Transfer RNA from a Candidatus Pacearchaeota archaeon, 72 nucleotides, folded computationally. Lineage of the source: Archaea > Nanobdellati > Candidatus Pacearchaeota. RNAcentral holds the sequence, with entries from ENA.
[in-house]
Formats: sequence, C1' cells, structure tokens
RNA sequence: GCCCCAGUAGCUCAGUGGCAGAGCACCACUCUCGUAAAGUGGGGGUCGCAGGUUCAAAUCCUGUCUGGGGCU
Repeated sequence: GCCCCAGUAGCUCAGUGGCAGAGCACCACUCUCGUAAAGUGGGGGUCGCAGGUUCAAAUCCUGUCUGGGGCU
C1' cells in the first nucleotide's frame, strides 16, 4: 500500500429498508428482623463520524476514524 471482518445501552450481543431491543448490571418497590435470592416496575442510545440514495436508513452506497485478521 491492497483486501476482509467488527464498531448498536455501563458490559456481552441481536436487529440486513418501516416505532431501536434482549440478557447481565443500575434505581425503586414487594417479600425478609436485616441482607442476599426471588418477583414487579423504571431510567439509560443523536446505532463510531461525515456525506449520498430513498416517502422512509442502525440496515443500501461513498469517504473517513478506531480495533482485529490476511496479502505484498
């Protein structure tokens, strides 16, 4: 230098054009003498960044950044 993969909640990840989700974690409540466990509810995201296509983009296209892998 070229090619491929990944980047989404605090963490691990799903979601491949039509309202952004799950588990764990966190907060509150119930239960308990108290804690833990269990149960119920809740908060938390400009989907790495910038453009483009589209009525509509996390998703498609281009560029770019970060991490990983491969070729030379």